[in-house]
RNA sequence: AGUCGGCUGGACGGCCGCUGUCGCGCGAUGAGGCUUUGCGGCCAGAAGCGCGCGGUGGAGGAAAGUCCGGGCUCCAGGGAUUGACGGUGGCGGCUAACGGCCGCCGGGGGCGACCCCAGGGAAAGUGCCACAGAGAAGAGACCGCCGGCGCGGGCGCGAGCCUUGCGCGGCAAGGGUGAAAAGGUGCGGUAAGAGCGCACCGCGCGGCCGGUAACGGCAGCGGCACGGCAAACCCCACCGGGAGCAAGACCGAAUAGGGGCGGCACGGGUGCCGGCGACACGCGAGUGGGCGCCGGGGCCCAGGCGAAAUCCCGGCCGCCGCCCGGGUUGGUUGCUCGAGGGCGGGAGCAAUUCCGCUCCCAGAGGAAUGGCCGUCGCGGAGGGGCAACCCUCCAGACAGAACCCGGCUUACAGGCCGACU
RNA sequence: AGCGGGAUGGGGCAGCCAGGAGUGCCCGCCGGGCUCAUAACCCGGAGGUCAAAGGUUCAAAUCCUUUUCCCGCUA
Numbered sequence: 001a002g003u004c005g006g007c008u009g010g011a012c013g014g015c016c017g018c019u020g021u022c023g024c025g026c027g028a029u030g031a032g033g034c035u036u037u038g039c040g041g042c043c044a045g046a047a048g049c050g051c052g053c054g055g056u057g058g059a060g061g062a063a064a065g066u067c068c069g070g071g072c073u074c075c076a077g078g079g080a081u082u083g084a085c086g087g088u089g090g091c092g093g094c095u096a097a098c099g100g101c102c103g104c105c106g107g108g109g110g111c112g113a114c115c116c117c118a119g120g121g122a123a124a125g126u127g128c129c130a131c132a133g134a135g136a137a138g139a140g141a142c143c144g145c146c147g148g149c150g151c152g153g154g155c156g157c158g159a160g161c162c163u164u165g166c167g168c169g170g171c172a173a174g175g176g177u178g179a180a181a182a183g184g185u186g187c188g189g190u191a192a193g194a195g196c197g198c199a200c201c202g203c204g205c206g207g208c209c210g211g212u213a214a215c216g217g218c219a220g221c222g223g224c225a226c227g228g229c230a231a232a233c234c235c236c237a238c239c240g241g242g243a244g245c246a247a248g249a250c251c252g253a254a255u256a257g258g259g260g261c262g263g264c265a266c267g268g269g270u271g272c273c274g275g276c277g278a279c280a281c282g283c284g285a286g287u288g289g290g291c292g293c294c295g296g297g298g299c300c301c302a303g304g305c306g307a308a309a310u311c312c313c314g315g316c317c318g319c320c321g322c323c324c325g326g327g328u329u330g331g332u333u334g335c336u337c338g339a340g341g342g343c344g345g346g347a348g349c350a351a352u353u354c355c356g357c358u359c360c361c362a363g364a365g366g367a368a369u370g371g372c373c374g375u376c377g378c379g380g381a382g383g384g385g386c387a388a389c390c391c392u393c394c395a396g397a398c399a400g401a402a403c404c405c406g407g408c409u410u411a412c413a414g415g416c417c418g419a420c421u
Numbered sequence: 422a423g424c425g426g427g428a429u430g431g432g433g434c435a436g437c438c439a440g441g442a443g444u445g446c447c448c449g450c451c452g453g454g455c456u457c458a459u460a461a462c463c464c465g466g467a468g469g470u471c472a473a474a475g476g477u478u479c480a481a482a483u484c485c486u487u488u489u490c491c492c493g494c495u496a
Stems, first nucleotide, its partner, number of pairs: 001421008010376007018058010032043004060398001064409002067407005072244004077313006085240005090104005105119001106117004120235002125233002127229003142175002144171003148168004152163004183201006202224001203222003207218004248333004258324007267301004272296006279288003303317003340359008379394006422495007431448005441479001450466005472488005
């Protein structure tokens, strides 16, 4: 001069307050008990309320953003398959789970310590690649390079040679455009060129070896076929039901019950019971089995319903949607002991995990955790002093629990420790 | 407390899903014309850090992440 990791987020005292809880005292109310025929009288002093006193507890590393993951609760419940939608994306491990963490691999940056990466698939398909440019995906020739063929021109007695003006052609090396131009460098080769041939590098293919794997190494083959974009659609693999403590539960007359409109259904079968009727038998009271009707209830099928569809188990019987009107805007609970903190030891490179001991650490509810003063400490500025040090002034951040946990991200005055370049 | 939506000239919007020069609509503003004058009307013009930062991409208002501000819903 840097890089990385961890810790801390003032201390003590005094006075005045706020809040939870425990104990005590006082006050009002008064559950209950005894007695009485009753009115009444007496005892008792619970729980809750108010006041006072005392003890004890009282914000964070992010309590924040609400970006992920879980617990918990409700939507009766459980299972299978499929689709839609959303998310994740190297490999292995950790974890209750994760988009988190640890270790490793690959790529990139840095002299280095170290840092960064949404890091599957572009030879499954669709789509896009503006402008510029000749050409933008099985592409293309503007300038250029060449001179094979024809015409022309020049030279030569001639065979022929020269020229590149025109046409037909060859090429993709160089220039130029662009974010990107269809492997790169070199040598050979050629009219000029070109993986056309060769070497190395890159790429692809299959093989062997190492590794749990991602991947790496080795030798071989192929002259190159395969541009970019998936934080475009999509494909592959994996994961995910929805809503949220204003969830939900209890008390109380208080989602109980009422009214309207619309949609679907209101069906079939079979026993049982009861009543009535007609019929048969009997002299009669009455008895009898079937028939018919009415009513009740049971079972089965069908129908309908819940949290996407279908199916299965199972449940319910009218279901669903919209609107009107009415009631409550109170109290209690959920509520804080938990994947909890500290110390020690073991396993592991680590994340993490196991064992032992020990501790209890906010639970308010329009919402407490505060204010002032003094001393000390840290930092800055000024002054004095040779120096140690002394005096004065200033600053002290980000921020405030709201059901609870694990992460990530963002904000943060300053201070301390360790490792490394 | 929980949940959802938005931010584009001075004002109100579209464009975003499906990326291609900040492109467009209405009102407003400025200059000119018409009119005796004003309005209306006609012609021309100015005015934008697409809320901020970072990322993906050749390229971002648009896609992704974080932050800021505003609005709405739920007992």
Two RNAs folded together computationally: RNase P RNA and transfer RNA, 496 nucleotides in total. Rfam match: Bacterial RNase P class A. From the family's description: Ribonuclease P (RNase P) is a ubiquitous endoribonuclease, found in archaea, bacteria and eukarya as well as chloroplasts and mitochondria. By type it is a ribozyme. Its mean pLDDT, the model's own confidence on a scale to 100, is 75.